[in-house]
RNA sequence: GCGAGUUGGUGAGCGACUCCGGGUCUAGGUGACCUGAGGAAACUCCAUCCACGGGGCGGAAGCGUGACACUGUGAAGUGUCGGUCGAGAGAUCGGGUUUAGGCGCAGAAAGAACCUCUGUCAGCCGUUGACAAUGAUGCGCUUGCGUUGAGGAGUCUGACAGUAAGGGUGAAAUGCCAACCCACGCCGUGAAAGGAAUAAUAGGCGCCGGUGACCUCCGCUGGAGGCGCGGGUAUUCCGAUUAGAUGAAUGUCGCUUAAAACAGAAGGUGGGUUACGGCCAACACGC
RNA sequence: GGGCCCGUAGUCCAGUUGGUUAAGACGCCGCCCUCACACGGCGGAGAUCCCCGGUUCGAACCCGGGCGGGCCCACCA
Numbered sequence: 001g002c003g004a005g006u007u008g009g010u011g012a013g014c015g016a017c018u019c020c021g022g023g024u025c026u027a028g029g030u031g032a033c034c035u036g037a038g039g040a041a042a043c044u045c046c047a048u049c050c051a052c053g054g055g056g057c058g059g060a061a062g063c064g065u066g067a068c069a070c071u072g073u074g075a076a077g078u079g080u081c082g083g084u085c086g087a088g089a090g091a092u093c094g095g096g097u098u099u100a101g102g103c104g105c106a107g108a109a110a111g112a113a114c115c116u117c118u119g120u121c122a123g124c125c126g127u128u129g130a131c132a133a134u135g136a137u138g139c140g141c142u143u144g145c146g147u148u149g150a151g152g153a154g155u156c157u158g159a160c161a162g163u164a165a166g167g168g169u170g171a172a173a174u175g176c177c178a179a180c181c182c183a184c185g186c187c188g189u190g191a192a193a194g195g196a197a198u199a200a201u202a203g204g205c206g207c208c209g210g211u212g213a214c215c216u217c218c219g220c221u222g223g224a225g226g227c228g229c230g231g232g233u234a235u236u237c238c239g240a241u242u243a244g245a246u247g248a249a250u251g252u253c254g255c256u257u258a259a260a261a262c263a264g265a266a267g268g269u270g271g272g273u274u275a276c277g278g279c280c281a282a283c284a285c286g287c
Numbered sequence: 288g289g290g291c292c293c294g295u296a297g298u299c300c301a302g303u304u305g306g307u308u309a310a311g312a313c314g315c316c317g318c319c320c321u322c323a324c325a326c327g328g329c330g331g332a333g334a335u336c337c338c339c340g341g342u343u344c345g346a347a348c349c350c351g352g353g354c355g356g357g358c359c360c361a362c363c364a
Stems, first nucleotide, its partner, number of pairs: 001287003005283006011276001012256006020036006038262001042273002045271005050190004055221006062186005067080005081094005095181002101177003114167003117162007125154001131151001138147004194238004204229005214222001231363003288360007297313003306344001315331005337353005
């Protein structure tokens, strides 16, 4: 220097024109001035402000989270340790195994046994020959084969104990996972929440309900509503914002330069994730 | 703005308390039947389980992210 990467930052400034939204000033001249999209406004994965609805209390069940330290109301962030992936920079994951759950196929077995084996005891038979050519005994090593070929003192069965050794399969045999256990937290709905005004109509019908409506269940207590169908209206203000709309504005051109790509606010704020490629910085690899 | 659901052969779908080769129907291809076609019979092919990661021995299934598609919502009594 080139190439393919990783992480982080940044994602604009100036000028002109004027058909755009909003505000102020004049006052009626479509004048003057100010202001007007993002780092993600996106995904809606979260937290919070805020509001409403729910009978109360206790317990259970259920759901969510999960290393350690620090910071933060919180979502989360930073660092350290460990596992996995990668050549590396780096990325990603993380509670426990005490009792009753699970682990296809294979394997003796998916934690508890079984078989071989070792020891003890008992029984049958046994030098008057048990057992043995369906191979006694001996040798070799590759430990289950080869060889030798007639002897031979224990063979067989059962019970108990031992797990020292072996049983090779599998991802895994002091394992792994979970609905199991532990700790902590948790009511629900979300600005189409909700408040105010206005308009219109059928406070109509059906079902359940003091033998109990009403949180998933249970206990105590409280005690009258609940669900569905149908009908009517479809407007305004607040909530709500120094961008602040409510069928929703944020434009066009030129220059600087690397100014392109991803992308267009709808109550605010914060966190996470994803998309993007121009430039900058650091790191790491190859030539 | 908010909530919920779905994505599997060309088409429609089953399979989702993780387990051997993802089952079926229609369609497609080949052979048989027929003079020929249809019907019928036999056989066969055809799936990046929407995509990318993670957990796990093992993922269509569980978890996270993305893409695409669909449904619902206001107020009054």
Molecule: RNase P RNA; transfer RNA
Organism: Candidatus Bathyarchaeia archaeon